[in-house]
């Protein structure tokens, strides 16, 4: 140089053919409980979905170009 796939929350992931509020789990923080921790239960932060830009009434999903990472030809 060419080709596949990956990228969503502090991490590890899920998102059905473009539509309802972008979620789980573990983290974390705050209240209950405990002499104290720690489990438990309660609630609550934290994300412009790797970046631009296009299609659409509407994009995390589609499409183009790009950046990161693994693979596998050369």
């Nucleotide at each position: 140089g060419g080709g596949u796939c990956u990228g969503u929350a502090g991490c590890u992931c899920a998102g059905u053919u473009g539509g309802u509020u972008a979620g789980a789990g573990c983290g974390c923080c705050a209240c209950g409980u405990u002499g104290a921790c720690a489990u438990c239960g309660u609630g609550g932060a934290g994300g412009u979905c790797g970046g631009u830009g296009a299609u659409u009434c509407g994009a995390a999903u589609u499409c183009a170009c790009u950046c990161a990472g693994a693979c596998c030809c050369a």
Transfer RNA from Pseudoalteromonas sp. G4, 74 nucleotides, folded computationally.
Lineage of the source: Bacteria > Pseudomonadati > Gammaproteobacteria > Pseudoalteromonadaceae > Pseudoalteromonas.
Rfam family: tRNA. Rfam classes the family as a transfer RNA. Its family is annotated with triplet codon-amino acid adaptor activity in the Gene Ontology.